[in-house]
RNA sequence: GUCCCUGUAGUGCAAUGGAUAGCGCGUUGGAUUCCUAAUCCGAAAGUCGUGGGUUCGAAUUCCACUUGGGAUG
Numbered sequence: 001g002u003c004c005c006u007g008u009a010g011u012g013c014a015a016u017g018g019a020u021a022g023c024g025c026g027u028u029g030g031a032u033u034c035c036u037a038a039u040c041c042g043a044a045a046g047u048c049g050u051g052g053g054u055u056c057g058a059a060u061u062c063c064a065c066u067u068g069g070g071a072u073g
Base pairs, nucleotide, nucleotide: 001072002071003070004069005068007066010025011024012023013022018056027043028042029041030040031039049065050064051063052062053061
C1' cells in the first nucleotide's frame, strides 16, 4: 500500500430499515438485617466513533475519514 473484521451507558455485550436503543456486571436510593454480605423493589447514566448521502423513516444501508485488531507483499 491492498483486503477483512471492529467501535453502542462506567464496563462487557445485544438490537430484522419502523413504538421511548435494551441485557448482565457496576454505581446509586429504599426494603429486609443488631451490623455486613446475600436477596428484593426502584433510579440515574447513550452525540449508537466523526462527517455526509440514500429513504416517509438509519444503530442498521452507501461513501469518505477515523479507533483497535488481523491477513497479505
The prediction has a mean pLDDT of 81. This is a predicted structure of a 73-nucleotide RNA (transfer RNA) from Trichonephila clavipes. The source organism's lineage runs through Eukaryota, Panarthropoda, Arthropoda, Entelegynae and Trichonephila. RNAcentral holds the sequence, with entries from Rfam.